Order: sequence, then C1' cells, then structure tokens
RNA sequence: UGGGUGUCGCCCUAGGGUUCCGCCGUCGCACACCGCGACGGGUCUGGUCCGAGAGGGCAGGCGAGGCACCGUACAUAGCCCCGCUGACACGGAGGGACAAAAGCCCGGGAGAC
Repeated sequence: UGGGUGUCGCCCUAGGGUUCCGCCGUCGCACACCGCGACGGGUCUGGUCCGAGAGGGCAGGCGAGGCACCGUACAUAGCCCCGCUGACACGGAGGGACAAAAGCCCGGGAGAC
C1' cells in the first nucleotide's frame, strides 16, 4: 500500500409473563391415611417456557504456514498452529407475536448528542 470473510448462529444471564407443572385459597366429593374435581390467585419464592444491537461465554467464517496421505505431483477431506472477523453505542411513545409479558420483533428505528 492492497486484498478476503465481516454471522438474522448456539449456550447462558439480566429481565418477563402465566399455556402447562407446582404452590396457595374457596367450594364439593371421598376420608383410617393418601387424595380427586371445579373455580380463583403471578401483588405466588419456584420448574417448563420467552429472552438482549448497546450483558457474559462458545462456536462459525476468511487468510497464511506446517504435518500426514499419494505412483512424480496436484486436489479434496483431516490434524496442528498464527492472524483477521473493527471501534463506539443516549434512546421514547406506540404497535406486534406466542397462553401472556418483556431489555423479544418493528429497532443501532423516531429522536437526541
């Protein structure tokens, strides 16, 4: 000085609500004990579940070198190792989905600086 990839990935957390489980309450049934059903409660700690652009971690991708394989070689797959995959990031209201809500999606939006 020039070139390549430059992820709407996965796991988790902050957080979230209430379809399911559990818990609690009322009523009914049963009752030696264990329990069963209906309705209600998320202003019930929880389990399942949802879940970050500005939270954490792990992958993936791109590039160079080496090892090994091979009939001289090359190529493909594999293994080792190095580098790159940037920095920064204040942010409504309102709307949307799933049962419902949210830091999810609209959205690194509108806007501000």
Molecule: Guanidine-I riboswitch aptamer
Organism: Paraconexibacter antarcticus